Context: one part of a larger RNA
RNA sequence: GCGUUGUUAAGGAACUCGGCAAAUUGACCCCGUAAGUUCGCAAUAAGGGGAGCCUCGGAGAAAUCCAGGCCGCAGAGAAAUGGCCCAAGCAACUGUUUACCAAAAACACAGGUCUCCGCUAAAUCGUAAGAUGAAGUAUGGGGGCUGACGCCUGCCCGGUGCUGGAAGGUCACGGGGAUCCGUCAGGGCAACCGAAGCGGUGAACUUAAGCCCCAGUAAACGGCGGCCGUAACUAUAACGGUCCUAAGGUAGCGAAAUUCCUUGUCAGGUAAGUUCUGACCCGCACGAAUGGCGUAAUGAUUUGGGCACUGUCUCAACAACGUACCCG
Numbered sequence: 001g002c003g004u005u006g007u008u009a010a011g012g013a014a015c016u017c018g019g020c021a022a023a024u025u026g027a028c029c030c031c032g033u034a035a036g037u038u039c040g041c042a043a044u045a046a047g048g049g050g051a052g053c054c055u056c057g058g059a060g061a062a063a064u065c066c067a068g069g070c071c072g073c074a075g076a077g078a079a080a081u082g083g084c085c086c087a088a089g090c091a092a093c094u095g096u097u098u099a100c101c102a103a104a105a106a107c108a109c110a111g112g113u114c115u116c117c118g119c120u121a122a123a124u125c126g127u128a129a130g131a132u133g134a135a136g137u138a139u140g141g142g143g144g145c146u147g148a149c150g151c152c153u154g155c156c157c158g159g160u161g162c163u164g165g166a167a168g169g170u171c172a173c174g175g176g177g178a179u180c181c182g183u184c185a186g187g188g189c190a191a192c193c194g195a196a197g198c199g200g201u202g203a204a205c206u207u208a209a210g211c212c213c214c215a216g217u218a219a220a221c222g223g224c225g226g227c228c229g230u231a232a233c234u235a236u237a238a239c240g241g242u243c244c245u246a247a248g249g250u251a252g253c254g255a256a257a258u259u260c261c262u263u264g265u266c267a268g269g270u271a272a273g274u275u276c277u278g279a280c281c282c283g284c285a286c287g288a289a290u291g292g293c294g295u296a297a298u299g300a301u302u303u304g305g306g307c308a309c310u311g312u313c314u315c316a317a318c319a320a321c322g323u324a325c326c327c328g
Stems, first nucleotide, its partner, number of pairs: 001323008010314002014312001019309001028050004036041001038148001052070004057066003071075001083307007090299002095107002111146007123132003149294004154224003159221002161217005168212003174206002180200004186193002225243005252286001253283001264280005
């Protein structure tokens, strides 16, 4: 000097990204306990008080309590054993996860909804036999999305997907065999023509699904406008015009885990606040089961504030043990 532990005047977060770390609190008994709430909770809320030993005292059946007395710095005499409160985000919750840098707001979840499946089920594995589903049978089984609960879940079917339809168009194999070609009996002086058969070619016509087409369907994939003008100051525009679209974003929320400009503006909290809370709405680029908005309880979750407490700090000191270092 470093490490581990302990103590510390005065102050008490001034430290720091941040109270990280440490300290405080602590078991038990008594009193007492708010907002909120799904009436279960919140809750050990918070906040107070008690405690050893002796007694032939009092009460009592006793446990024990009351009263009095005694000792120490200290009586739950050691160890072990919650710090608390306020506000907000996210996720309802208990649970699960990146074995070895992430435990979370991610996954799961009960609940909701859509869809497939009538049993030799759908779905899945396997070339198959066969098996799972299931020794089950739609209050069942598979798949997708959402994610307790409360209030709700708007408009668009033009595109893509799915479902249904079958008149027309297109259309494969197959059926069908026209036509044409080769061959050769024959005919012809020759050029050439050429029956049947055989071989090749293979038109019309016929022919399923699909696609085109016609409908439906968004808790299917998805989407949800622009410009101009207008009111008794100004400003703004309930109103009007026009273009485009399948339809032009409803309720609710909003500088948000989403806001670039931005430390937006106002208010609160501070002496001072890029964070935080409440509002405003000009939403670069929220928005309704890729769910919207709330929400008690829960959380080794994230953010802001406060009380208590402290060597985190002002600012460092001392002690013990270990190590470094020196001598042997």
Molecule: large-subunit ribosomal RNA, domain IV
Organism: Ruminococcaceae bacterium YRB3002